A computed fold for a 72-nucleotide RNA from a Minisyncoccota bacterium, annotated as transfer RNA. Rfam family: tRNA. The family's RNA type in Rfam is transfer RNA. The sequence was found in a public genome assembly. Its mean pLDDT, the model's own confidence on a scale to 100, is 81. NCBI's taxonomy places the organism under Bacteria, Bacillati, Minisyncoccota.
RNA sequence: GGCUCCAUCGUCUAACGGUGAGGACACCACCCUUUCAAGGUGGUAACAUGGGUUCGAUUCCCAUUGGAGCUA
Numbered sequence: 001g002g003c004u005c006c007a008u009c010g011u012c013u014a015a016c017g018g019u020g021a022g023g024a025c026a027c028c029a030c031c032c033u034u035u036c037a038a039g040g041u042g043g044u045a046a047c048a049u050g051g052g053u054u055c056g057a058u059u060c061c062c063a064u065u066g067g068a069g070c071u072a
Stems, first nucleotide, its partner, number of pairs: 001071007010025004018055001027043005048064005
């Protein structure tokens, strides 16, 4: 250089083009407990960036950025 794949809460991971963007762990508050741990209830928090297609894009297309792999 060429080709392929990936990018979603703090971490990991889902989501037929129409969702309140879900779940687990973590964090916070409360309950329970003499206290801690465990357990229960609730809460905060995310679609890499820019364009395009579409009535509607996290999802499809293009480019960029970052990462991984293969190849010369």